[in-house]
Context: one part of a larger RNA
RNA sequence: GGACGAACGCUGGCGGCGUGCCUAACACAUGCAUGUCGAGCGGGGAUUGCACCAUGAAGUUUUCGGAUGGAUUGAUGCAAUUCUAGCGGCGGACGGGUGAGUAACGCGUGAGCAACCUGCCUUCCACUGGGGAAUAACGCAGCGAAAGUUGUGCUAAUACCGCAUGAGACCACAGUAUCGCAUGGUACAGGGGUCAAAGAUUUAUCGGUGGAAGAUGGGCUCGCGUCUGAUUAGAUAGUUGGCGGGGUAACGGCCCACCAAGUCGACGAUCAGUAGCCGACCUGAGAGGGUGAUCGGCCACAUUGGAACUGAGAAACGGUCCAAACUCCUACGGGAGGCAGCAGUGGGGAAUAUUGGGCAAUGGGCGCAAGCCUGACCCAGCAACGCCGCGUGAAGGAAGAAGGUUUUCGGAUCGUAAACUUCUAUCCUUGGUGAAGAUAAUGACGGUAGCCGAGAAGGAAGCCCCGGCUAACUACGUGCCAGCAGCCGCGGUAAUACGUAGGGGGCAAGCGUUGUCC
Numbered sequence: 001g002g003a004c005g006a007a008c009g010c011u012g013g014c015g016g017c018g019u020g021c022c023u024a025a026c027a028c029a030u031g032c033a034u035g036u037c038g039a040g041c042g043g044g045g046a047u048u049g050c051a052c053c054a055u056g057a058a059g060u061u062u063u064c065g066g067a068u069g070g071a072u073u074g075a076u077g078c079a080a081u082u083c084u085a086g087c088g089g090c091g092g093a094c095g096g097g098u099g100a101g102u103a104a105c106g107c108g109u110g111a112g113c114a115a116c117c118u119g120c121c122u123u124c125c126a127c128u129g130g131g132g133a134a135u136a137a138c139g140c141a142g143c144g145a146a147a148g149u150u151g152u153g154c155u156a157a158u159a160c161c162g163c164a165u166g167a168g169a170c171c172a173c174a175g176u177a178u179c180g181c182a183u184g185g186u187a188c189a190g191g192g193g194u195c196a197a198a199g200a201u202u203u204a205u206c207g208g209u210g211g212a213a214g215a216u217g218g219g220c221u222c223g224c225g226u227c228u229g230a231u232u233a234g235a236u237a238g239u240u241g242g243c244g245g246g247g248u249a250a251c252g253g254c255c256c257a258c259c260a261a262g263u264c265g266a267c268g269a270u271c272a273g274u275a276g277c278c279g280a281c282c283u284g285a286g287a288g289g290g291u292g293a294u295c296g297g298c299c300a301c302a303u304u305g306g307a308a309c310u311g312a313g314a315a316a317c318g319g320u321c322c323a324a325a326c327u328c329c330u331a332c333g334g335g336a337g338g339c340a341g342c343a344g345u346g347g348g349g350a351a352u353a354u355u356g357g358g359c360a361a362u363g364g365g366c367g368c369a370a371g372c373c374u375g376a377c378c379c380a381g382c383a384a385c386g387c388c389g390c391g392u393g394a395a396g397g398a399a400g401a402a403g404g405u406u407u408u409c410g411g412a413u414c415g416u417a418a419a420c421u422u423c424u425a426u427c428c429u430u431g432g433u434g435a436a437g438a439u440a441a442u443g444a445c446g447g448u449a450g451c452c453g454a455g456a457a458g459g460a461a462g463c464c465c466c467g468g469c470u471a472a473c474u475a476c477g478u479g480c481c482a483g484c485a486g487c488c489g490c491g492g493u494a495a496u497a498c499g500u501a502g503g504g505g506g507c508a509a510g511c512g513u514u515g516u517c518c
Base pairs, nucleotide, nucleotide: 001518002517003516004515006514007513008512009511010510013390014389015388016387017386018385019383020382021348026346027345028344030343031342032341035090036089037088040087041086043084044083045082046081047080048079049078050077051076053074054073059068060067061066097301098300099299106226107225108224109223110222111221112220113219116218117217121214122213123212124211125210126209127208129163131161132160138153139152140151141150142149143148169194170193171192173190175188176187177186178185179184199206200205227273228272229271234264235263236262239261240260241259242258244256245255246254276298277297278296279295280291281290282289283288303324304323305322306321307320326337327336328335329334354380356379357378358377362376363374364373365372366371393423394422395421396420403414404413405412406411427459428455429454430453431452432451433450437445462507463506464505465504466503467488468487469486473502474501475500476499477498483490484489
């Protein structure tokens, strides 16, 4: 000198764009953050219409008995619209947060899989026949303070299960050709065995099953690289390898039985400490050094520890089970919870924001769609936290006013500075108009930005420094005191170094100080 997710002191006009718990991965009140589909299914409710049954007001008539009349209301059935607890499907494995752990194939980079998986999507081939048994909801009867739960009876499906059909799919045989990279791969043709499906509908379509290929996403393996310590020198028994098996989508001591005795290490094993890694960011002429906030990629985690289930995909933040700590409810028998999602609270701290608006855009989930959901996101609010831009007026104006300071008392200086005159209107105030962002419709932002008119110099300058380094000097006060200080050093009676004033220098809505890195 540069930089910062900064903090502190003094000060503070506006706008644009960014950024904002670095500390306690501390504990959390409250609200919201993942739902959707009635075009899968059976129920239930509401509204409307029609049919039928019952009821039977006003009115009319009356011989006062009634007759007529049909409003209204209720039940049932059908139809339409609509809402939906439950079964079922898809999604809750994405998106969002955090960096505790991890020195590791975790990450980066480059390869490999003749050892693998891939829902939704795209293309192609083939098929979609005929049956069955249940179970929620619901009814009835119970238990419990609650959370919830038990028995029994009924019912549906794109829920579940057989049967048929079935291949170039899978399994085991046996054959030919060809290729390679050890195990092997590919192509062709055999006869066996095994396995499938679901319907909805507004008739446009949307689906279902098997197979092949693609795309996308993942899994695994390897080469190289990846902090400090030797005041850590030996470490290791599933340890290293083999045969056989189990398990997995798949290779593998991944796991198991048996056999052998190996394997790693001064090219630093093991141990200990520290740490998420990278693209990047800061600095530097570069080499290098430092950092890993925001944004993007990967990884890990979700109160702590463990486990599996479901599923194409999880060992699953807002799923399940168990254990532990903590908090809450309780009728004391038993239950409920997990903000490192968005806001917000307490606490810690030098220190870090609103319990806001909207799905209008972009994107995601579900749905044929209309649409619903979306604290992702888009916006607004707060903060000079940062960068950038603008303003706080411009021109004229010497009687060099008053006043301040100083003085050798002549003057000098603040100083064209002010007053005064003439202008201007960026910001501002006020009135009007008013977007793009959206496509036929739909705009939270927002009556915002912008534009037009009017008003008015009015509302908008501070901070640090002035001994040398280092740009900028005098007066007074103080008297080794009070104090200053980055280094050298100032202060003990004429202090350009302390304090105040005048003047000056620097930067400027900031200026200084502190901390950290180069």
Model confidence (mean pLDDT): 84 of 100.
A computed fold for a 518-nucleotide part of an RNA from an uncultured bacterium, annotated as small-subunit ribosomal RNA, 5' domain.
Its Rfam family is "Bacterial small subunit ribosomal RNA".
The full RNA is in RNAcentral, with records from ENA, Greengenes and SILVA.